Notes: SAM riboswitch aptamer (S box leader) from Halobacillus mangrovi, 110 nucleotides, folded computationally. The coordinates come from a structure-prediction model, not an experiment, and the mean pLDDT is 79. The source organism's lineage runs through Bacteria, Bacillati, Caryophanales, Bacillaceae and Halobacillus.
RNA sequence: CUCUUAUUCAGAGCGGCGGAGGGACUUGCCCAAUGAAGCCCGGCAGACGAAUCAGCGUUUAGCAGAUUUAGGUGCUAAUUCGACCGAAGAAGAGCUUUGAAAAAUUAGAG
Numbered sequence: 001c002u003c004u005u006a007u008u009c010a011g012a013g014c015g016g017c018g019g020a021g022g023g024a025c026u027u028g029c030c031c032a033a034u035g036a037a038g039c040c041c042g043g044c045a046g047a048c049g050a051a052u053c054a055g056c057g058u059u060u061a062g063c064a065g066a067u068u069u070a071g072g073u074g075c076u077a078a079u080u081c082g083a084c085c086g087a088a089g090a091a092g093a094g095c096u097u098u099g100a101a102a103a104a105u106u107a108g109a110g
Stems, first nucleotide, its partner, number of pairs: 001110004006105003013041001015040003021031003026083003042076003048071001049069005055063002080102001085099005
């Protein structure tokens, strides 16, 4: 990088260094010298991993549940900040619901 899978309306700092950008892209709208990005520390979460308990399966392979932990990731303004494409509804420059697309991240494969 490509493919598959699952999740994305919950949660998380009034800290230190830093010094002008950031929210993926377009657009809108926001955040930012009352301090952006980045780094460190702190924190959140519990998909993967680990432990215990009790099941299904004659047994094995395997499947699925509860609790705990926090090892490798991840996250820590706004629903993935909203929208773009399709469908439906009531309605009338727009709105609501929903599906996709795109994106991010976990796990697996190449």
It matches the Rfam family "SAM riboswitch aptamer (S box leader)". Rfam describes the family as follows. The SAM riboswitch is found upstream of a number of genes which code for proteins involved in methionine or cysteine biosynthesis in Gram-positive bacteria.